[in-house]
Context: one part of a larger RNA
């Protein structure tokens, strides 16, 4: 000098754009953050123009594996980059083909119970695009090549929307490998599923992934193992560059969801707002038993030098469901707070010498503040007042917002501070103090003439900021 997710002190007019718990992955009151479909199904309440409509709990489907948060763990195929073969892929697209006949249940509802509650037991009976069987099988799977196995679901406004099988595509994901990826040797040996093979199991798939047996291997001074630290990258910052430091915001990937473990469902999870078990903590309880998980958005307590509103809207973009209308969406878009940063603008312009008054200094003549002020002549950016008023939206639909912007009016009117002045380093005098009080980044100032302390006048620098502290180069 540059930079900052900064903080602190003094000060503070406006706008645009961005940013805003770096600390306790500490604990959380309250509200909201994932629903939707009646064009799958029966029941029920209400309304009815008797066509139907609206609501409710439930079965069923799709979605809750996305989106949002955080960085604890992880030194690893986790990430980056470049390859690979033994895989899966709901919804979407293309092609071919099928969609036949039956059956038994069950929730809700009703009856009878248990319980404080959470919830739950028994009986009767009814539905489906829920479940099961049979048939069929081009293609599919298995095969000893003889054969064997396996599917579907209907709805309605009659035009569509669906359902099954197979093949291909697209997208997304799983897996493997080469190379790269912090420090310590005051860590030198580490390893028994360990290394390899065979058979088997398991998986969508390869593989000690698992298992039985067999062999005794495997890694390591080119640093294994251990310990410490750490999410990685695109990037950011500094720099002429090389290099160093860093990984907030935005984007990609990974991991995590009170702590630890587990599976279920599903195309996809070993699942933040699902389930089960254990633990800690909090809450309810009739003491028998139950409920909960903000590292979602706000917000609270706590910690801290320190970091915002318990806001508006689905108008746009996108997502889920739906044939659609639409519903949901703290994603998102906006507004609020904060000089936290960057950028822009303003706090007036011209003229004005009796160089006014006043302050300060003085060699007492004067010098300086100083064209500075006053005065005169103007202007109105921003602000304020009033009127008009978009774009973002496409036929409709605008939270923002009567916002941006435009026009008129108003009056210089409402708007300047901070740090420094011994040298480094731009900028000097007087007074006070007297090694005191104090200053200080380094050198150093102060013990009676202090340009270094404190005040004043003057000056220098930057400017809605200025200075200090911290960190990096």
């Nucleotide at each position: 000098g540059a930079a900052c997710g900064a903080a602190c002190g003094c000060u503070g007019g406006c706008g645009g754009c961005a940013g805003g718990c770096c600390u306790a992955a500490c604990a959380c009151a309250u509200g909201c953050a994932a629903g939707u479909c009646g064009a799958g199904c029966g029941c029920u309440a209400c309304c009815u123009u008797c066509g139907g409509g609206u609501g409710g709990a439930g079965c069923g489907g799709c979605g809750g594996a996305c989106g949002g948060g955080u960085u604890a763990g992880u030194a690893a195929c986790g990430c980056g980059u470049g390859g690979g073969a033994a895989c899966a892929u709901a919804c979407c697209c293309u092609u071919u083909u099928c969609u036949a006949c039956g059956g038994a249940a069950u929730a809700g509802c009703c009856u009878c119970g248990g319980g404080a509650a959470a919830c739950u037991g028994a009986g009767a009976g009814c539905a489906a695009u829920a479940c099961c069987g049979u048939a069929u099988a081009a293609g599919c799977c298995c095969u000893u090549c003889g054969g064997g196995g396996g599917a579907a679901a209907g709805a309605u406004u009659u035009a569509u929307c669906g359902g099954g099988a197979a093949a291909g595509g697209a997208u997304u994901g799983g897996c493997c490998c080469g190379c790269g990826u912090u420090a310590g040797a005051u860590u030198a040996g580490a390893u028994a599923g360990u290394u390899g093979g065979u058979g088997g199991g398991g998986u969508a798939a390869u593989g000690g992934c698992c298992u039985a047996c067999c062999a005794a291997g495997u890694c390591u001074a080119c640093g294994a193992u251990c310990u410490a630290u750490a999410g990685c990258u695109g990037g950011u910052u500094u720099u002429a560059g090389a290099g160093g430091a860093u990984g907030a915001u935005c984007a990609g990937c990974a991991a995590c969801a009170c702590u630890g473990g587990g599976a279920c469902u599903g195309a996809g999870a070993c699942g933040c707002g699902g389930c089960c078990c254990a633990g800690a903590c909090u809450c309810c309880u009739a003491c028998g038993g139950g409920a909960g998980g903000c590292a979602g958005c706000a917000g609270u307590g706590g910690g801290g030098a320190a970091u915002c509103u318990c806001a508006g809207a689905c108008a746009a973009u996108g997502g889920g469901c739906g044939a659609a209308a639409g519903c949901c969406u703290g994603a998102u878009c906006u507004a609020g707070c904060c000089a936290u940063g960057c950028c822009g603008c303003g706090u007036g312009a011209g003229u004005g010498a009796u160089g006014a008054a006043g302050g300060u200094c003085u060699u007492a003549g004067g010098a300086u503040c100083g064209u500075a002020a006053a005065g005169c002549u103007c202007u109105u950016u921003c602000g304020c007042u009033a009127g008009g008023g978009a774009u973002g939206a496409u036929a409709a639909u605008g939270a923002c917002a009567g916002u941006a912007c435009c026009u008129a009016g108003u009056a210089a009117a409402g708007a300047a501070g901070c740090c420094c002045c011994g040298g480094c380093u731009a900028a000097c005098u007087c007074c006070g103090u007297g090694c005191c009080a104090g200053c200080a980044g380094c050198c150093g100032c102060g013990g009676u003439a202090a340009u270094a302390c404190g005040g004043a006048g003057g000056g220098g620098g930057c400017u809605a900021g200025c200075g200090u502290u911290g960190u990096u180069c």
Small-subunit ribosomal RNA, 5' domain from a metagenome, 473 nucleotides, folded computationally. It matches the Rfam family "Bacterial small subunit ribosomal RNA". The full RNA is in RNAcentral, with records from SILVA.